Background: Predicted 3D model of a 1387-nucleotide RNA (small-subunit ribosomal RNA) from a metagenome. The RNAcentral record of the sequence draws on SILVA.
RNA sequence: GACCGGCGCACGGGUGCGUAACGCGAAUGCAACCUACCUUGUGCAGGGGGAUAGCCCGGAGAAAUUCGGAUUAACACCCCAUAGUAAUAUGUAAUAGCAUUAUUAUAUAUUUAAAACUUCGGUGGUACGAGAUGGGCAUGCGUCCUAUUAGCUAGUUGGUGAGGUAAUGGCUCACCAAGGCGACGAUCAGUAGCUGGUCUGAGAGGAUGAUCAGCCACACUGGGACUGAGACACGGCCCAGACUCCUACGGGAGGCAGCAGUGGGGAAUAUUGGACAAUGGGCGCAAGCCUGAUCCAGCCAUGCCGCGUGUGUGAUGAAGGCCUUAGGGUUGUAAAGCACUUUUGUCCGGGAAGAUAAUGACUGUACCGGAAGAAUAAGCCCCGGCUAACUUCGUGCCAGCAGCCGCGGUAAUACGAAGGGGGCUAGCGUUGCUCGGAAUCACUGGGCGUAAAGGGCGCGUAGGCGGACUUUUAAGUCGGGGGUGAAAGCCCAGGGCUCAACCCUGGAAUUGCCUUCGAUACUGAGAGUCUUGAGUUCGGAAGAGGUUGGUGGAACUGCGAGUGUAGAGGUGAAAUUCGUAGAUAUUCGCAAGAACACCAGUGGCGAAGGCGGCCAACUGGUCCGAUACUGACGCUGAGGCGCGAAAGCGUGGGGAGCAAACAGGAUUAGAUACCCUGGUAGUCCACGCCGUAAACGAUGAAUGCCAGCCGUUGGGGUGCAUGCACCGCAGUGGCGCAGCUAACGCUUUAAGCAUUCCGCCUGGGGAGUACGGUCGCAAGAUUAAAACUCAAAGGAAUUGACGGGGGCCCGCACAAGCGGUGGAGCAUGUGGUUUAAUUCGAAGCAACGCGCAGAACCUUACCAGCUUUUGACAUGUCCGGUUUGAUCGACAGAGAUGUCUUUCUUCAGUUCGGCUGGCCGGAACACAGGUGCUGCAUGGCUGUCGUCAGCUCGUGUCGUGAGAUGUUGGGUUAAGUCCCGCAACGAGCGCAACCCUCGCCCCUAGUUGCCAUCAUUCAGUUGGGAACUCUAGGGGGACUGCCGGUGAUAAGCCGCGAGGAAGGUGGGGAUGACGUCAAGUCCUCAUGGCCCUUACAGGCUGGGCUACACACGUGCUACAAUGGCGGUGACAAUGGGCAGCGAAGGAGCGAUCCGGUGCUAAUCCCAAAAAGCCGUCUCAGUUCGAUUGCACUCUGCAACUCGAGUGCAUGAAGGUGGAAUCGCUAGUAAUCGUGGAUCAGCAUGCCACGGUGAAUACGUUCCCGGGCCUUGUACACACCGCCCGUCACACCAUGGGAGUUGGGUUUACCCGAAGGCGUCGCGCUAACCGCAAGGAGGCAGGCGACCACGGUAGGCUCAGCGACUGGGGUGAAGUCGUAACAAGGUA
Repeated sequence: GACCGGCGCACGGGUGCGUAACGCGAAUGCAACCUACCUUGUGCAGGGGGAUAGCCCGGAGAAAUUCGGAUUAACACCCCAUAGUAAUAUGUAAUAGCAUUAUUAUAUAUUUAAAACUUCGGUGGUACGAGAUGGGCAUGCGUCCUAUUAGCUAGUUGGUGAGGUAAUGGCUCACCAAGGCGACGAUCAGUAGCUGGUCUGAGAGGAUGAUCAGCCACACUGGGACUGAGACACGGCCCAGACUCCUACGGGAGGCAGCAGUGGGGAAUAUUGGACAAUGGGCGCAAGCCUGAUCCAGCCAUGCCGCGUGUGUGAUGAAGGCCUUAGGGUUGUAAAGCACUUUUGUCCGGGAAGAUAAUGACUGUACCGGAAGAAUAAGCCCCGGCUAACUUCGUGCCAGCAGCCGCGGUAAUACGAAGGGGGCUAGCGUUGCUCGGAAUCACUGGGCGUAAAGGGCGCGUAGGCGGACUUUUAAGUCGGGGGUGAAAGCCCAGGGCUCAACCCUGGAAUUGCCUUCGAUACUGAGAGUCUUGAGUUCGGAAGAGGUUGGUGGAACUGCGAGUGUAGAGGUGAAAUUCGUAGAUAUUCGCAAGAACACCAGUGGCGAAGGCGGCCAACUGGUCCGAUACUGACGCUGAGGCGCGAAAGCGUGGGGAGCAAACAGGAUUAGAUACCCUGGUAGUCCACGCCGUAAACGAUGAAUGCCAGCCGUUGGGGUGCAUGCACCGCAGUGGCGCAGCUAACGCUUUAAGCAUUCCGCCUGGGGAGUACGGUCGCAAGAUUAAAACUCAAAGGAAUUGACGGGGGCCCGCACAAGCGGUGGAGCAUGUGGUUUAAUUCGAAGCAACGCGCAGAACCUUACCAGCUUUUGACAUGUCCGGUUUGAUCGACAGAGAUGUCUUUCUUCAGUUCGGCUGGCCGGAACACAGGUGCUGCAUGGCUGUCGUCAGCUCGUGUCGUGAGAUGUUGGGUUAAGUCCCGCAACGAGCGCAACCCUCGCCCCUAGUUGCCAUCAUUCAGUUGGGAACUCUAGGGGGACUGCCGGUGAUAAGCCGCGAGGAAGGUGGGGAUGACGUCAAGUCCUCAUGGCCCUUACAGGCUGGGCUACACACGUGCUACAAUGGCGGUGACAAUGGGCAGCGAAGGAGCGAUCCGGUGCUAAUCCCAAAAAGCCGUCUCAGUUCGAUUGCACUCUGCAACUCGAGUGCAUGAAGGUGGAAUCGCUAGUAAUCGUGGAUCAGCAUGCCACGGUGAAUACGUUCCCGGGCCUUGUACACACCGCCCGUCACACCAUGGGAGUUGGGUUUACCCGAAGGCGUCGCGCUAACCGCAAGGAGGCAGGCGACCACGGUAGGCUCAGCGACUGGGGUGAAGUCGUAACAAGGUA
């Protein structure tokens, strides 16, 4: 070392497939059990026998392995002996127990044992008992989800007997019986190891079951047994199956859910390490051997804990960065610098405990001492709110962010970067999961009128709950004791590692279960009694309660007849329709069906649905009053049963009217509607279905309690006496306190306070849908999801806005009037078009004769060409010159400009230096410049609602609040003006008034204005006058003050009132609240940001803004006789004038020219006013007048593009204007002329002035706008709002679907490995018996039932795919309509 033998290998280690189960948990029981090794006790160990491995020889095979022969040992195996208090069977007695029975004693029969070794110390063997340990079995309780799983079960439930087991038991078998489980959820399906514990939570709970500990199950998948004390055995065996490997193709081998390690999968999880030194396990007498248990080390910030990355000082507050209001601020004592320290790390030295004698993997480890040196050591997230922390740049709905809300479209604290800041820190942030917040499944601790939610209603089963008194019991309940509730963990106290994490010791807790003793108020159970709940009896009462059968009149319609004639009918208006074949109308008669006027009523009845002429029959319930009786008989009610409007369905009737569908006529863009004419099902009856409604009080039933007042229905009672009042019961209404409610509201008929029972809810959509089940003839009903999608959906109330809602009121809003526009021509602005350019802006009212109070150049911003570049203009620096301004001429040029030239004039200070300032020229830079963009970054200014009467605040009060009140109401006003009332009292901005102007009077003053009186003149011309007019300063005057009426005695209103110049804000103006329209303007000006910088800046010439098929706005002139023309030469006012107005006079037909008195203006001039009056024309394209031709005038550098005017000639359209639309209420409209600004010139526009000078207003129905109150609202960007459905397109999930694929499960049958069992065992056979033959026993083998895998046929169930198809959801600016929200235009 191999082999034989013994013991172990059933422990330890791993995993969570299966399992919804006595598997687990906690508690009991076994009188129904076993237990090797260990402890302890009492005995025993005598005598024999036959084999076999190994070893040797031989054979088969590639191998694994295996066969034959010979020989041998044992504590291996066998036989005999011995043994009872052991076992088995049959009895007897006592005791005990709830009991099947147990214990003890005893009798008879039968049966069973052993092994030696030794170092002489000991170790081992055998039988029986006891203990300990470990296990087995049983029982009540607890243990996930689904009812779209409601019935399951044949060894099933029980019994008798037998077998089997360590042991009870249908555990198995034979026979018998027909049971057993289930709504307290059986069975099926899905999911899952259970627990101590862990996480969370105030708790109750919820979620979970890693590490550690207990139990269970499993070991490639399925089946099976063997051995053994123990297994149906992870590293054992046999068989079947799948897979992998070896092979000589014949045959064999294997099972990491042990420790490492590999591959795969995955977002993701470590070393093929050291040692048995310790703790423990197995074997051994022991030495010792084995031990990936274990102890250690390695890897990983995976977690927990501890420590460090320095400390002090240091202000030129350095540099750099960032920001900046350009001053500064911040990073920041931070850094540097200076002075220190050395934890950690490095190096050197020492060096444990873990080990009681020896033995140390860890390990020269922990720890200790020393040395050098700030040395070796900081990141991550965030900074819009939640939520601590802000700026700049970039970007420009892009890129991107995002937990929710949401950021980003040119000034982003939200994206990206930077600076700064905040938080945590060897970590930080994200993702995933769980609990919390979430009272958001509500036991603690929610709700259901309108937010989700009361069953349509009743009867009633199970169940739940239940009146008063007495008594028994002690199940629930309460208290004391005992047992148990493993350890660890949590908590508390103490202790040990330097602290802590961690560990140790003790305590508490473990809220539970079992057991025992006690208490008896309440609940339960048993017994007895009671009457108030409930019911019965008697007497009254009301009623559209129900069913059936009769019967009545009115009306509609039809039919017949008469009269009668042309229409009737219908509507917003019509038509379809009916009618001369006689309608409608009217009279009479007949027929049929349906419904019942008045009475009639928040009246009655019924459980609800519902019920209405009258009469009768049958019948249900209710109320009131009264007596007696029964004695809790009650309430609710899952399932169940019944009833249940309308519509609909079936069969058969009936059918007057009405009337889905349908037809026609209208309306309309359309009109499958609303309106009209017809009209069938149906509506009616009988029988049978359906089973739903906004079946509503959107309010389940029952009981008790809690202020009142006013009606009404049905009974009763009392009072006084005929009609009222009061009391009480049962109904039915209105208001209302407390209380409740989110509010609205409810309020003895609760939605109040309580109790009992049932039903239902848990965000919106998908969807009351799909699938499945049940019901139905069908229609459909009932039960009832998910995927997906959104961040809301909803209730009540508030403020607004809006309404084809209502009320009141106002306004030239309508009406009543007058005159226009829209038609014509022209002027002017705009659109469009054109163009090189036709610069830009303004856009309903509130853009369009607007910016523009005046574009030939200029203006001018546009276009073409030419031209300048620190610039036409400002500030600063340097250099040069000190001469700046004006001017004649020439040349080039289109000119700007450039070159040359003539003449005149000539800065200030001064330290006398071109020194200083100024000026000119030049240079380089800072910069200038921009009518470039953004009016949606802005200031300022303006428009508009609107000169409308409103808009707010303080305090108080009311409301949870938003908010309300005040400010509403009754009057009144032009007015939120004033009065009265009032939970309001006051106040502010608006209104009004104060201001200007016109109208009357007075005072003052009297030139340039005036002239009564007196003179004078052509003339207020001149004297003179200061009266008048006028001028311009200051005053007065008007306030509903007075009277009458009315009103509330108020405010006020009315009066042809008085007075007054003026009368009710006298007329006009200025004056514009809070706000709305992202209204208008960056092109007046100012200004942030962006953009251009030899150009997007500056200059110049020419052109353009003036174009012209067309459309619109605003005007002028007309169409004519209320007029034109001619004549006449009456009467104003406001204004303007020196680069001006320009007189008289003269010339011209005229525009105009010559002229230049006068005037810086009450002095002079413009300047003539015109409508008026008189005459004429006599209704025409006349006259007017566009256009065009010719000839002129004026301004201007210049009238071609492109001015105005004059004369002559020319003579277009147009004869009062469609739909539509505008202005105006009194000195207004209309009409007439005049002046001014701008301006060289140019006015039909604008602003102003006066002259002449009307009509009409009944009134508020309607249109428009506005104010106040009220109402509805699904609107709040506020009706130019919101919003629905089809269709088209894209995407997503899902249902159906001919079928097809796979899984699970099950029934019947077939096959039947291994195995044990039963049976046979003719073949083989050492031990024992027998002298032998042979026997007993054993082995191989045969057969049988059972049975895994497998097969055939069928059922059930789940899932995948599936042509096609159904609806659903989402999506940017699609299409068609407009259904809903307002009376949403038909509620």